[in-house]
Description: The RNA shown here (transfer RNA) has 74 nucleotides and comes from a Synergistaceae bacterium. It matches the Rfam family "tRNA". The family's RNA type in Rfam is transfer RNA. NCBI's taxonomy places the organism under Bacteria, Thermotogati, Synergistota, Synergistia, Synergistaceae.

């Protein structure tokens, strides 16, 4: 440099253009002889900047940052 594909809560993963959910983790609490085990709850995210749109994670142009595959240098 060229071509493909990815980006969502701390982590992982879901959501036909129509209420952004789920499991771990983390907190609180409750049980417990004790908890790092058991229930109950809570807390938290769409990579950015614009565009279509009644309505965007979603589609559309532009960036950025990860992968993979040619390719160029050396």
């Nucleotide at each position: 440099u060229g071509g493909g594909g990815a980006a969502u809560c701390g982590u992982c993963u879901a959501a036909u253009g129509g209420c952004a959910g789920g499991a771990c983790a983390g907190c609180u609490g409750a049980c417990u002889c004790u908890g790092g085990a058991u229930c109950a709850g809570c807390c938290g995210a769409u990579c950015g900047u614009g565009g279509u749109u009644c309505g965007a994670a979603u589609c559309c142009a532009c960036g950025u940052u990860c992968c993979c595959c040619a390719g160029c240098c050396a």